The prediction has a mean pLDDT of 81. This is a predicted structure of a 72-nucleotide RNA (transfer RNA) from a Clostridiales bacterium. Its Rfam family is "tRNA". It is annotated as a transfer RNA. About the family: Transfer RNA (tRNA) molecules are approximately 80 nucleotides in length. The source organism's lineage runs through Bacteria, Bacillati, Bacillota, Clostridia and Eubacteriales.
RNA sequence: GGAUCUGUAUUGUAACGGUAACAGACCGGACUUUUAAUCCGGGGAUUGAGGGUUCAAAUCCCUCCAGGUCCA
Numbered sequence: 001g002g003a004u005c006u007g008u009a010u011u012g013u014a015a016c017g018g019u020a021a022c023a024g025a026c027c028g029g030a031c032u033u034u035u036a037a038u039c040c041g042g043g044g045a046u047u048g049a050g051g052g053u054u055c056a057a058a059u060c061c062c063u064c065c066a067g068g069u070c071c072a
Stems, first nucleotide, its partner, number of pairs: 001071007010024004018055001026042005048064005
């Protein structure tokens, strides 16, 4: 330099173009002498950035940024 894949909450992962979900962590409660475990509940996201298409974009298109893999 070329090709290709990935980027979503504090972390790991989901999500046919139609109000972004689950688990862990965190917070509150129940239980317990206390802690842990278990159970119940709660909050938290401009979906890497910018633009385009569309009534509607995490999703489709373009450009960039970061990282991985392959080729030279």